[in-house]
RNAcentral holds the sequence, with entries from SILVA. Small-subunit ribosomal RNA from a metagenome, 1471 nucleotides, folded computationally. Its mean pLDDT, the model's own confidence on a scale to 100, is 83.
RNA sequence: AGAGUUUGAUCCUGGCUCAGGACGAACGCUGGCGGCGUGCUUAACACAUGCAAGUCGAGCGGAAAGGCCCUUCGGGGUACUCGAGCGGCGAACGGGUGAGUAACACGUGAGUAACCUGCCCCUGACUCUGGGAUAAGCCCGGGAAACUGGGUCUAAUACCGGAUAUGACACCUCCUCGCAUGGGGUGGGUGUGGAAAGUUUUUCGGUUGGGGAUGGACUCGCGGCCUAUCAGCUUGUUGGUGGGGUAAUGGCCUACCAAGGCGACGACGGGUAGCCGGCCUGAGAGGGCGACCGGCCACACUGGGACUGAGACACGGCCCAGACUCCUACGGGAGGCAGCAGUGGGGAAUAUUGCGCAAUGGGCGAAAGCCUGACGCAGCGACGCCGCGUGGGGGAUGACGGCCUUCGGGUUGUAAACCUCUUUCAGCAGGGACGAAGUUGACGUGUACCUGCAGAAGAAGCGCCGGCUAACUACGUGCCAGCAGCCGCGGUAAGACAGAGGGUGCAAACGUUGUUCGGAAUUACUGGGCGUAAAGCGCGUGUAGGCGGCUCUGUAAGUCGGAUGUGAAAUCCCACGGCUCAACCAUGGAAGUGCAUUCGAAACUACAGGGCUAGAGUUCUGGAGAGGAAGGUGGAAUGCUUGGUGUAGAGGUGAAAUUCGUAGAUAUCAAGCGGAACACCGGUGGCGAAGGCGGCCUUCUGGACAGUAACUGACGCUGAGACGCGAAAGCGUGGGGAGCAAACAGGAUUAGAUACCCUGGUAGUCCACGCCGUAAACGAUGAGUGCUAGGUGUCACGGGCUUUGACCCUCGUGGUGCCGAAGCUAACGCGUUAAGCACUCCGCCUGGGGAGUACGGUCGCAAGACUAAAACUCAAAGAAAUUGACGGGGGCCCGCACAAGCGGUGGAGCAUGUUGUUUAAUUCGACGCAACGCGAAGAACCUUACCUGGGCUAGAAAGUACAGGAAGUCGGUCGAAAGGUCGAUGUGCCCUUCGGGGAACCUGUGGUUAGGUGCUGCAUGGCUGUCGUCAGCUCGUGUCGUGAGAUGAUGGGUUAAGUCCCGCAACGAGCGCAACCCCUGUUGUUAGUUGCCAGCAUAAGUUGGGCACUCUAACAAGACUGCCGACCUUUAAGUCGGAGGAAGGUGGGGAUGACGUCAAGUCAUCAUGGCCCUUAUGUCCAGGGCUACAAACGUGCUACAAUGGUCGAUACAAAGGGUUGCGAACCCGCGAGGGGAAGCCAAUCUCAAAAAGUCGACCUCAGUACAGAUAGGAGUCUGCAACUCGACUCCUUGAAGUCGGAAUCGCUAGUAAUCGCUGAUCAGCAUGGCAGCGGUGAAUACGUUCCCGGGCCUUGUACACACCGCCCGUCACACCAUGGGAGUCGAUUGCUCCAGAAGUGCCUGAGCCAACCGCAAGGAGGCAGGGCCCCAAGGAGUGAUCGGUAACUGGGGUGAAGUCGUAACAAGGUA
Repeated sequence: AGAGUUUGAUCCUGGCUCAGGACGAACGCUGGCGGCGUGCUUAACACAUGCAAGUCGAGCGGAAAGGCCCUUCGGGGUACUCGAGCGGCGAACGGGUGAGUAACACGUGAGUAACCUGCCCCUGACUCUGGGAUAAGCCCGGGAAACUGGGUCUAAUACCGGAUAUGACACCUCCUCGCAUGGGGUGGGUGUGGAAAGUUUUUCGGUUGGGGAUGGACUCGCGGCCUAUCAGCUUGUUGGUGGGGUAAUGGCCUACCAAGGCGACGACGGGUAGCCGGCCUGAGAGGGCGACCGGCCACACUGGGACUGAGACACGGCCCAGACUCCUACGGGAGGCAGCAGUGGGGAAUAUUGCGCAAUGGGCGAAAGCCUGACGCAGCGACGCCGCGUGGGGGAUGACGGCCUUCGGGUUGUAAACCUCUUUCAGCAGGGACGAAGUUGACGUGUACCUGCAGAAGAAGCGCCGGCUAACUACGUGCCAGCAGCCGCGGUAAGACAGAGGGUGCAAACGUUGUUCGGAAUUACUGGGCGUAAAGCGCGUGUAGGCGGCUCUGUAAGUCGGAUGUGAAAUCCCACGGCUCAACCAUGGAAGUGCAUUCGAAACUACAGGGCUAGAGUUCUGGAGAGGAAGGUGGAAUGCUUGGUGUAGAGGUGAAAUUCGUAGAUAUCAAGCGGAACACCGGUGGCGAAGGCGGCCUUCUGGACAGUAACUGACGCUGAGACGCGAAAGCGUGGGGAGCAAACAGGAUUAGAUACCCUGGUAGUCCACGCCGUAAACGAUGAGUGCUAGGUGUCACGGGCUUUGACCCUCGUGGUGCCGAAGCUAACGCGUUAAGCACUCCGCCUGGGGAGUACGGUCGCAAGACUAAAACUCAAAGAAAUUGACGGGGGCCCGCACAAGCGGUGGAGCAUGUUGUUUAAUUCGACGCAACGCGAAGAACCUUACCUGGGCUAGAAAGUACAGGAAGUCGGUCGAAAGGUCGAUGUGCCCUUCGGGGAACCUGUGGUUAGGUGCUGCAUGGCUGUCGUCAGCUCGUGUCGUGAGAUGAUGGGUUAAGUCCCGCAACGAGCGCAACCCCUGUUGUUAGUUGCCAGCAUAAGUUGGGCACUCUAACAAGACUGCCGACCUUUAAGUCGGAGGAAGGUGGGGAUGACGUCAAGUCAUCAUGGCCCUUAUGUCCAGGGCUACAAACGUGCUACAAUGGUCGAUACAAAGGGUUGCGAACCCGCGAGGGGAAGCCAAUCUCAAAAAGUCGACCUCAGUACAGAUAGGAGUCUGCAACUCGACUCCUUGAAGUCGGAAUCGCUAGUAAUCGCUGAUCAGCAUGGCAGCGGUGAAUACGUUCCCGGGCCUUGUACACACCGCCCGUCACACCAUGGGAGUCGAUUGCUCCAGAAGUGCCUGAGCCAACCGCAAGGAGGCAGGGCCCCAAGGAGUGAUCGGUAACUGGGGUGAAGUCGUAACAAGGUA
């Protein structure tokens, strides 16, 4: 410090997620030791039991218990001591918890001249004299108990009276000081109030003053949560006076008076919360937290209250009320762990009912001492941090085993074994501290530490291994099981699941979960944005506020500097030190950015005063303008009415119909009525703040601009709230209504058409008044000021020049447009009218959806507007640009693509293939073009993969070991065959030591194995189809762009062509195109058999002869826009025309198929990974099937006839095949064919007849002398075998069919059409398929509008699996959260009223009472009792807020391949 994730890719915006740190944690798995820390975050829930606050006999009366002494055993004494009691001090500390509290509670800094302070310290003075009670005790009672009543005795450092008074307090007076009330004074005067002993001494005490220290109380400035969907709150409220109360100020309380006080700088209300030092994180600024330790506060079962006291409204005190628990004899009582342990409960979760007062500290005491769950220790928990160990060295056959493997090996791995060494920790034994000062050690039956002993011995796991992110393989599984932080893995070859091997990371731990900071500049102060990504209010006026021109003087609030005080300790940081190190601890320093006070500076801001004119404004002159309001007025047009002319249609549309019209429409002429809007001018022209404003005239009125001087003197800018204006639609009342026109009706369209189109038509549109307050109210761009190149239009005004007229030219100001420097921007783009560079102010944004929705509030007559969430859900949503693809977008171009033609298919019969059906099986594959006469260049058996049945199991074939036998041949028997079984025959070749061995072959046995047309073409190779023989597809360097990419290849021409030329930030190159190859068309040369024959010979090229010609087959030539013309073109490329030529613009045809697309086809040609079968999914055999047949489709053949059919005669090819072959002549048969055998391994022989054609004859338009299906009979050939199921022949039979609906196919010249011939396959089977060959031989193309396909450029896009795309809404189903809801339940709280415990205060006090006065009576004083005020709980009523729940209901989200349509994205088919 960044990374992953939106896309085909890019850049940006933007969210989500990860890597880091931390924790009082929890959970999973694992676990050796020690040190230091730390441990109920939840129920402030309830608590059994024990302990946590006592002490003092040196205050007192005393003696219950123990000890000791005496004893008559009844008891007595002593005080070593001490129960209970009186009394003193303590119990308000220490310890716990965080419920409440948004507050002077806390922090920080001040103040008290408005205060208190026991014990402690310093200091002054004093400590005299009397009195009356009472507890304990004893006696008698009540009660279950807790407890309590009466009588009687007694003491004190308990209580009370009196004297004294330096001080103190109150008042008066004086002095002095200050900051207003006032403070100080050992100045004076008057008045008021007090003491206690004990001891042998000292000591310890007591009273009253002053001072200190400590602790506390009160007041104030400033600071620190959320919410405005809480905007107004308040009656003791705000202030005053008198009084009361307190230690003390004060409405703290009370009576009266006044009517104030607080609030947008957020009152009041609601929610949440103890605050801080600090802790965690972060570069910092910040953000989160407030465990442990420390400071403060609050609380002690809940609520209220006071008492005592120096101090409490009191955790282990009291009273009352309430809830709960316990005891009870039912009458009454007792209790409060948020002290330490511990229990139950809650919870994911948090420890021992331990030891000790040895240390530190506290209470009491003179002290010894006692008490102390504070504290010191120990125990439990890997909860955290830190440290140590689980061994070190050597050791290669790189062992065994595991895993992987290309089978060679690799890896685990020096790892182990083995050899050697060491002993930390743990263990055993011995020694043995510090912590203590004189005694005293819980820790610790000896802790830390030291020494010795034994033995590698007792001590390693957890997570991860697709990317982020270090680390990879095989097997299993098969969208299952599962994983997952995000992206995403898993559907048969998973580095992502599970286990394994290996690796990697950390390590007594490792992971997970949760929370928090960081990364996140993702709330932006440091440090973000708002044209299109989220984001500028629709516009103006203007309040508060914020900001503000030049200059002078002053002040010193801000600002800057110095000093002082404070900022507790601990923590953090630095230095040094102590535990062996570290964690931890200790000492010192620094820091503590803050607050307060004080001294100084005066630039800037501010404030006060003075001045200026550049900002702003005023006056004057002038012209421009659809600026606004009111009134008037004009013509054109539509409609209606009346009248005239006139007749059958008009209107409307893609086409129609509804509609109007013979009752006279439409059309046309004239007149009239009425409403609305203002053609041309008219213009990226004008005006206005925006909305908006358009005939003409008048009146009233706002603003801007130009020019000129003068005046005022900062008067300015922005603007939260507020107020005003604000299109259209809509609402209310009243008018008006010609045209247009939601709703509605009808007609069309359509599958439907609640639409688009048409005919009608009401609100409305218009006017007046009043509401509404919203728009893509847009420049999607807030307002203002200044600065930063220009060019060119236009509007208004002015200056110069000029004619002196408007012009033209030029300069200036203000508006309004376009293009552009710099700069900015993610890009697009903006660019003096900024989206540039700066400043000021306002508004707004923070992922998408839910949602601009719900609830609440305000406004509105309503519609609705403004304000404005959450649950839940997704990993994206989005902006700009790029490359493609697509468009019922555009432009250019091509193709038998259309058109123009010729012939077909679709109808019939048959053939063939397919689907479907059937079947035991009808084997399998191929499925738009690009499957369907396709694989199959040929299924009777075989083929054959299918079915039935019968057999075999090392197998039908190959290799190996062993045993036997040569091989082979022949026969019998069973069987459908395969096969089984029996027998006979035969003995070969090579070597030999004559026993035998070996090679080939056959049989049997064994084991590595064979075999599979079984699956996966979506695991593959190879091959092939297709776009498409379309003209494209790319690269290097350079350049442009942030980038994807672009350029080149676009453009202008041209071409069949990215073919070529020109231009150009491109220059070149590659694969394609073309050419090179083959056939064919012309010629030449060479050669002349089996070919050919002009001339000579012949019946016959049979032969002699010849090689001229044809032909054959090798080599050449030829064609290249080479030549000419063009008033064609850019002097180009090229095009058009022409000449010559056999051929002319690639001459014709073939082979040749770029980068790629379709997971296209093929595991059944072959090969091959993986999986599957192994007496079967292998293999052999017989028979059957692949040939079935209601039906449908594809491809063909033959026809429907006279351009024909039949018969007869007769002519002309090319290219092929042939020895298991082609097979002549000749003979037989009507014929298929048979016999026959010549010739031929082929330019020789043969298949072989070419057919259409030509000549002649018949048929004469008919289901025929057309057509030939079907069927009967008879045959031929092949073959082991023609039944299922071959081809052909003859005779007979003679079906449908008379040119084919919608639709659809081929073809542009030697082509279509038509005619025959050959070959492969093959025993046979195609002159109906396929591959070839020749014969005869046309028609048409105006042209590119349209259909299909393709190429290039451009445009739009929400598509990229790319339009067979994407995608919207209702409905149906399931689940989830949520709003409303008759209500209902709960919590909190306001107001009104009732009620009134305990208790303080006040009043009363006839009852009662020891101290003082008094002889007494009585008094003073006090108590009980009673009353009043206040008041907790409780009760009643009525509101508010929040929450739970609810029949039903509303929308929302998500979900697998549901239903209906097609709204949006292309002109998305109505933008």